This is a predicted structure of a 123-nucleotide RNA (FMN riboswitch aptamer (RFN element)) from a pig gut metagenome. Rfam family: FMN riboswitch aptamer (RFN element). Its family is annotated with FMN binding in the Gene Ontology. The sequence is in RNAcentral, with records from MGnify. The coordinates come from a structure-prediction model, not an experiment, and the mean pLDDT is 80.
[in-house]
RNA sequence: CUUCGAGGCGAGGUGAAAUUCCUCACCGGUAGUAAUGGCGCAAGCCUGAGCCUACAACGGAUAUUCUCAUAUCCCUGAUUUGGUGCAAUUCCAAAGCCGACGGUAAAGUCCGGAUGAAAGAAG
Numbered sequence: 001c002u003u004c005g006a007g008g009c010g011a012g013g014u015g016a017a018a019u020u021c022c023u024c025a026c027c028g029g030u031a032g033u034a035a036u037g038g039c040g041c042a043a044g045c046c047u048g049a050g051c052c053u054a055c056a057a058c059g060g061a062u063a064u065u066c067u068c069a070u071a072u073c074c075c076u077g078a079u080u081u082g083g084u085g086c087a088a089u090u091c092c093a094a095a096g097c098c099g100a101c102g103g104u105a106a107a108g109u110c111c112g113g114a115u116g117a118a119a120g121a122a123g
Stems, first nucleotide, its partner, number of pairs: 001123004010024004025109002027099002029055004037046003050097002059074006079095005101112003
């Protein structure tokens, strides 16, 4: 420098109105750790956590600035029990829990900022 870089409301109920409420359903960014699984004679390679650690996006403050923008700082969700074992909040089993802002009948799943940006990945 170039490219890539987020998924999910199906059914029923109530109602004037709800993919927003209720019952069931469905989804899981990036890096690390890692006993899984796959390939290989081997060295090794690929894969492997939403809720463990860290980061990003969103929101806010301050400074510079006409603005755009940049920098720094703040904020930033959620897991237990049992099993195996030297070792697992990652495996196996079970039961749970969480999800920015604005809009609208109250939204993780719809619409919008966003044909955006970033953690990062590849070349």